[in-house]
Bacterial RNase P class A from a Planctomycetota bacterium, 387 nucleotides, folded computationally.
Its mean pLDDT, the model's own confidence on a scale to 100, is 77.
The organism belongs to Planctomycetota, within Bacteria.
Rfam family: Bacterial RNase P class A. About the family: Ribonuclease P (RNase P) is a ubiquitous endoribonuclease, found in archaea, bacteria and eukarya as well as chloroplasts and mitochondria.
A source record names the gene rnpB.
The same sequence occurs in records of 2 taxa.
RNA sequence: AGAGCAGGUCCAAUGACCGCUGCUUUGCCGAAAGGCAAAGGGGAGGAAAGUCCGGGCUCCACAGGACAGGGUGCUGGGUAACACCCAGUCUCGGUGACGAGAAGGAAAGUGCCACAGAAAAAAUACCGCUCCCGCCGAUUUCCAUGAAUCGGCGGGAGUAAGGGUGAAAAGGCGAGGUAAGAGCUCACCAGUCUCGUCGGUGACGACGGGAGCUAGGCAAACCCCACCCGGAGCAAGACCAAAUAGAGGAACGUUUGAAGGUUGUCCGCUUGAGUUCCCGGGUAGGUCGCUUGACCUCGUUGGCAACAGCGAGGCUAGAUGAAUGGUCAUUGUUCCCGCCCGCUAGAGGUCGGGAAAACAGAACCCGGCUUAUGACCUGCUCUAACA
Numbered sequence: 001a002g003a004g005c006a007g008g009u010c011c012a013a014u015g016a017c018c019g020c021u022g023c024u025u026u027g028c029c030g031a032a033a034g035g036c037a038a039a040g041g042g043g044a045g046g047a048a049a050g051u052c053c054g055g056g057c058u059c060c061a062c063a064g065g066a067c068a069g070g071g072u073g074c075u076g077g078g079u080a081a082c083a084c085c086c087a088g089u090c091u092c093g094g095u096g097a098c099g100a101g102a103a104g105g106a107a108a109g110u111g112c113c114a115c116a117g118a119a120a121a122a123a124u125a126c127c128g129c130u131c132c133c134g135c136c137g138a139u140u141u142c143c144a145u146g147a148a149u150c151g152g153c154g155g156g157a158g159u160a161a162g163g164g165u166g167a168a169a170a171g172g173c174g175a176g177g178u179a180a181g182a183g184c185u186c187a188c189c190a191g192u193c194u195c196g197u198c199g200g201u202g203a204c205g206a207c208g209g210g211a212g213c214u215a216g217g218c219a220a221a222c223c224c225c226a227c228c229c230g231g232a233g234c235a236a237g238a239c240c241a242a243a244u245a246g247a248g249g250a251a252c253g254u255u256u257g258a259a260g261g262u263u264g265u266c267c268g269c270u271u272g273a274g275u276u277c278c279c280g281g282g283u284a285g286g287u288c289g290c291u292u293g294a295c296c297u298c299g300u301u302g303g304c305a306a307c308a309g310c311g312a313g314g315c316u317a318g319a320u321g322a323a324u325g326g327u328c329a330u331u332g333u334u335c336c337c338g339c340c341c342g343c344u345a346g347a348g349g350u351c352g353g354g355a356a357a358a359c360a361g362a363a364c365c366c367g368g369c370u371u372a373u374g375a376c377c378u379g380c381u382c383u384a385a386c387a
Stems, first nucleotide, its partner, number of pairs: 001383010012331007020043002023040007045359001049370002052368005057233004069229005074088005089103001090101004104224002109222002111218003126163002128159014171189002174186003190214001192211008237288004248278005259271004295314008333356006340349002
């Protein structure tokens, strides 16, 4: 320098002006509820996103058990909990830094393995190889029949070394053995099962002995085994309460006239059977739930770590058609261009000008995962060159 790996930090800053939305204080109005004005102070994120897991909280259900259904699946630890995190084991990928893994059981049973291939799982034989039989041909020997050897064709038997197919082919390799071959036998290696010793909490690892010679893959196919799991969700739910329906009660009243209309009141006139109140109900609307919490920062202790304990300090959006914005100035960051300096060259430096700043917007709250995305920093690896 190029190509990578792992981790971390920030999400431009300051000021002015104009707005938006909560809070506090003060002033004014008001009987109160509250309204108005001014000032001060607060006001998005690392993912607020997807709503995929797990929990808190709320309501409903619930003696206990079983089935069904769903989820998880190496070990130890962390946690409120998890499909998350940490530390490990094993396997796989990478030259490496490092990364990935739903990682129990295929010897309980069922099923599947496209195409190709003989055969896709206790199987089979296409080519090939070997032996036997028959026929034909050639050669040798022989007087000839015949015999021997070689070749071709047909039939029968053996074989699974070799070829060929496939993602995958029934342990590998060598020797013996055989008509040819084959774990058929043997040595070594791999694997399975099993016994033991040692190390480790454990997954597992190291070493040694034995057995039978070997049994493919798929469980994110059914299934088996072990463990876990009630349902719905802040539009949960609670309260206040115009209105409407329905139910209940009380008072007054139906020719002894309630109540209404007629001029503000009375008389008069007129209409003529209900009227008024309370309880209740809970629509519109409003209030709470609502942000003090498995919270944040710093220190310290324990732990490899995730994390936990203790101490001190802090309060950090709470909207509801839904606020968190805009303009200007200065500075900073990155990129581009130009001049100059420096230099063998390149990297670099000063100054000036221009441009850009991503992904994205809380809605009950947390812990995760996943996805989107800009800039900067630190450590490490590989390759090449130079010293």